[in-house]
């Protein structure tokens, strides 16, 4: 850095340093000198890997797979807003001057994260 699988309305802040941007692009909407984004250090969330326990495969074992855990020492990750919202298509309510318009979830894209692989 391509690819593949999985998840993505839950959840979880203080202090030090620094000082103008930040929320991926765009549009919107928002957060910020009452100090943002970042570094540090400390706490904390969560359950991806992980680690226990079952069970399924197997003649046994190890590997795998499925469940479950009021498991969490360790590897990531995360602590404003649903991934903050939105396009890109169908399809449903509703409205209507028939030109649209306004909600709604659903897939699609684009993105995060983790696992695996090259």
């Nucleotide at each position: 850095c391509a690819c593949u699988c999985a998840u993505c309305g839950a959840g979880a802040c203080c202090g030090g340093c620094u000082g103008a941007g930040g929320g991926a692009a765009a549009g919107g909407c928002c957060c910020u000198u009452c100090g943002a984004c970042g570094c540090c250090g400390g706490g904390g969330c969560a359950a991806c890997c992980g680690c226990c326990a079952a069970g399924c495969c197997c003649a046994a074992c190890c590997a795998g797979c499925u469940u479950g855990g009021a498991c969490a020492a360790g590897g990531u990750g995360c602590c404003a807003a649903c991934u903050c919202c939105u396009g890109c298509g169908a399809c449903c309510c509703g409205c209507u001057g028939c030109g649209g318009c306004g909600g709604g979830g659903c897939g699609g894209c684009a993105g995060a994260u983790g696992a695996g692989c090259g």

The RNA shown here (SAM riboswitch aptamer (S box leader)) has 118 nucleotides and comes from a Gammaproteobacteria bacterium. The sequence was found by an Rfam model in a public genome assembly. The coordinates come from a structure-prediction model, not an experiment, and the mean pLDDT is 84. NCBI's taxonomy places the organism under Bacteria, Pseudomonadati, Pseudomonadota, Gammaproteobacteria.